[in-house]
RNA sequence: CGCUUAUAGAGAAAGACGGAGGGAUUAGACCCUGCGAAGUCUUGGCAACCUGUGCUUACAAGGUGCUACAUUCUACUUGACCCGCUUCAUUGCGAUCAGGAAAGAUAAGCG
Numbered sequence: 001c002g003c004u005u006a007u008a009g010a011g012a013a014a015g016a017c018g019g020a021g022g023g024a025u026u027a028g029a030c031c032c033u034g035c036g037a038a039g040u041c042u043u044g045g046c047a048a049c050c051u052g053u054g055c056u057u058a059c060a061a062g063g064u065g066c067u068a069c070a071u072u073c074u075a076c077u078u079g080a081c082c083c084g085c086u087u088c089a090u091u092g093c094g095a096u097c098a099g100g101a102a103a104g105a106u107a108a109g110c111g
Base pairs, nucleotide, nucleotide: 001111002110003109004108005107006106007105013043014042015041016040017039021032022031023030026075027074028073029072044067045066046065048064049063050062051060052059053058071103076100077099078098079097080096083094084093085092
């Protein structure tokens, strides 16, 4: 890096350096940020998967991972219903709600 499978509920920050961006990517919206972003380091912490103990809903913290809020929303598609605009026309578009897909993330396995 690619493929397969599973998951998305919850949880968990201080300091130093740094100095303008960040929330995966593109566009828009929304949010965080000089009361200090990203990143690096130190020390803590959490417990998702693997692992170990227990055999039940727990404990440990060895591996991976995570430690603002949320896979933040929309984009592709299906359905519903009211509303707005539009049409000769339930014709088309938009908004709202629910679901799916795709994409991304993490783990485990394989190559």